[in-house]
């Protein structure tokens, strides 16, 4: 330099073009004499910039970062 692949809450992980979901963590409440465990509720996310579309995490183009391969 070229190709492939991945990027979503603090962490991990889903999402036929149609309200971004789950788990862990955190916070509050319930339960308990206390703790742990358990239950309920809450907080928090689509790597960046464009394009297509009524509508984009998803499709297209460019870029950034990580991984793999080729040279």
């Nucleotide at each position: 330099g070229c190709g492939c692949u991945a990027g979503u809450a603090g962490u991990c992980u889903a999402a036929c073009g149609g309200c971004a979901g789950g788990a862990c963590c955190g916070u509050g409440c319930c339960u308990u004499c206390c703790c742990a465990a358990g239950g309920c509720a809450c907080u928090a996310a689509u790597c960046c910039g464009g394009g297509u579309u009524c509508a984009a995490a998803u499709c297209c183009c460019g870029g950034c970062u990580g991984g793999c391969g080729c040279a």
A computed fold for a 71-nucleotide RNA from a Nanobdellota archaeon, annotated as transfer RNA.
Taxonomically the source falls in Nanobdellota (Archaea, Nanobdellati).